[in-house]
RNA sequence: UGUUGAUAAAGGCACACUCGUUGAAAGGCGAGGUCGCAAAACUAUGGGUCUAAGGAAACGGAUUCUACGAUCGCCAGGUUACCAGC
Numbered sequence: 001u002g003u004u005g006a007u008a009a010a011g012g013c014a015c016a017c018u019c020g021u022u023g024a025a026a027g028g029c030g031a032g033g034u035c036g037c038a039a040a041a042c043u044a045u046g047g048g049u050c051u052a053a054g055g056a057a058a059c060g061g062a063u064u065c066u067a068c069g070a071u072c073g074c075c076a077g078g079u080u081a082c083c084a085g086c
Base pairs, nucleotide, nucleotide: 002086003085004084005083012037013036017032018031019030020029021028022027035073041079042078043077045076046075047074048071049070050069054066055065056064057063
């Protein structure tokens, strides 16, 4: 430096849920919590998925479409990284 791996050591993150806060919502943030994770670190680059304020269409009664919004703990790519083996 590359690669393989979680069994060993040191550690790390924190699903669901609850409370608070923010947002039109999806969701985010903080605290508690600990399902799991060898990148469950960062990145919205490609795809998927979620929401539809605003916009467009159709109305006689309320729907459809749309991301510039979101999701990295959905998949892949890019960048970085502890330990051990090769």
Background
A computed fold for an 86-nucleotide RNA from Anaeromicrobium sediminis, annotated as c-di-GMP-I riboswitch aptamer. It matches the Rfam family "c-di-GMP-I riboswitch aptamer". Rfam links the family to the GO term cyclic-di-GMP binding.